Context: one part of a larger RNA
RNA sequence: CGCUUGUUAAGGAACUAGGCAAAAUGACCCCGUAACUUCGGAAAAAGGGGUGCCCUUUUCGGCCAAGUCCCUCGCGGAUGGAAGCUGGAAGGGGCCGCAGAGAAUCGGCCUGGGCGACUGUUUACUAAAAACACAUGUCUCUGCUAAGUCGUCAAGACGACGUAUAGGGACUGACACCUGCCCGGUGCUGGAAAGUUAAGGGGAUGUGUCAGGCUCCUUCGGGAGUCAAAGCACUGAACUGAAGCUCCAGUAAACGGCGGCCGUAACUAUAACGGUCCUAAGGUAGCGAAAUUCCUUGUCGGGUAAGUUCCGACCUGCACGAAUGGUGUAACGAUUUAGGCGCUGUCUCAACAAGCGACUCG
Repeated sequence: CGCUUGUUAAGGAACUAGGCAAAAUGACCCCGUAACUUCGGAAAAAGGGGUGCCCUUUUCGGCCAAGUCCCUCGCGGAUGGAAGCUGGAAGGGGCCGCAGAGAAUCGGCCUGGGCGACUGUUUACUAAAAACACAUGUCUCUGCUAAGUCGUCAAGACGACGUAUAGGGACUGACACCUGCCCGGUGCUGGAAAGUUAAGGGGAUGUGUCAGGCUCCUUCGGGAGUCAAAGCACUGAACUGAAGCUCCAGUAAACGGCGGCCGUAACUAUAACGGUCCUAAGGUAGCGAAAUUCCUUGUCGGGUAAGUUCCGACCUGCACGAAUGGUGUAACGAUUUAGGCGCUGUCUCAACAAGCGACUCG
C1' cells in the first nucleotide's frame, strides 16, 4: 500500500451524476393508524408502550382420583371435579446487569410527479424496463369438404371429433368519462351501362412454289423474260373475345390527413366580428415548455440561504390530440424523477484494531 472485517470525538449527505455503499429499522403482544379509494384496500400506514429472574395472590383453561347414577356387568357409559402437574392472563412485592425479543434469524419510513392498470414475460453471457403479454373493446374473414395453416398444385393432418356466444387475422390494452371532421389519394367491398384488353375463334389480303399460258431469241436440243389456276406453305385484317384497369358508389377502432393572408372594439393591448385565397376536410373534447418545447435555465408562484432538476399555473403546441387511442385513475412496480424524517466514516478528515496478501529471509 491492497483486500475482507470491526470501532470512532464533534458534525450529520457538507460526499456524489445519484445517500452508491454502509448505518439504521427488525421478533411477539397491546394501543393506535391519515389523504385517497374501484369500498376490497391503502395498513405492519404513520406513531407509541411492554418483554428477564425470584416470591406471592387472583382468575380462565387442560390432564385427572374418590364419590354418584345407568347398564348389555365390562379394562363399559354418563356425571363429577379434590390434590398434584401443566398452558395462559392479571395484580402485589422483590433482585441483578450498561443492556431482559440480552446471541442468531429478523421491514427503514413518509410525501409529490411521470410511465405502465395489475400477477406475469424478455435480450442464457453488458439492457428486466416505460419494452412484450394480459383481461377488456373494436374491425374484418369464415355456413362446414369453413376460413386459415402444414404438405410435392398430393394423400393426409391441424383447425375440431369444434359450428358464428365458434374458429382465424389485425389493432387497442383493467376501470371511469369519451373517441370529433375528411372517402380527394392508397387499400378493401359492391356495381356493371360504356371505353380499353389476352389466349382462343375468325379468316380478308398479300407472298413463295408451280402445271400451264404469252412474248422474244435459237445451233431446233433449248434459252431468257413475263403472267399464273388448283394444291401445299407462309402471312395474318375486319369481327368476336373474360377478369382486370378506366368508370360509378360505399368504407377511417382501413393506410392515412386534419390551412394561409389582411382588417376590426371609446387609452393601449387583444380580437367575439368581417374580407379574401386554397382544400377531401381544415385539429373538436381534453391535455399542454410535456418521456413531445428548438429558442429555453420561457414567465409567474412554491419548495432552498442559494434549485438548468422537481411541483402548480400560463399558452407563444419549432413539431400534443382522440383504439398508430385522448384525459383521469385506487391498487401494484428490484421502474423513473423530486423532497423530507431517521440513520450513519459517503464526507469535513482521517485514525486505530484484526485477519490475509504485499515486503525481507528461507